The RNA shown here (transfer RNA) has 71 nucleotides and comes from a Candidatus Aenigmatarchaeota archaeon. The coordinates come from a structure-prediction model, not an experiment, and the mean pLDDT is 83. It matches the Rfam family "tRNA". The source organism's lineage runs through Archaea, Nanobdellati and Candidatus Aenigmatarchaeota.

RNA sequence: GGGCCUGUAGUCUAAUGGUAGGACGCCGCUCUUACGAGGCGGAGACCGCGGUUCGAUUCCGCGCAGGCCCA
Repeated sequence: GGGCCUGUAGUCUAAUGGUAGGACGCCGCUCUUACGAGGCGGAGACCGCGGUUCGAUUCCGCGCAGGCCCA
């Protein structure tokens, strides 16, 4: 330098064009003599900028980051 793949809460992971879901973690309540476990509830995310579309996490382009391969 070229090609391919990936990018979603603090972490891991779903969602093939129509309300972004789950687990762990965190916070509150409940339970317990207390802690833990359990039960109930809550906050928290689509890598960035454009394009297509009535509508984009999803499709396209360009970047950025990571991984693999070639030179």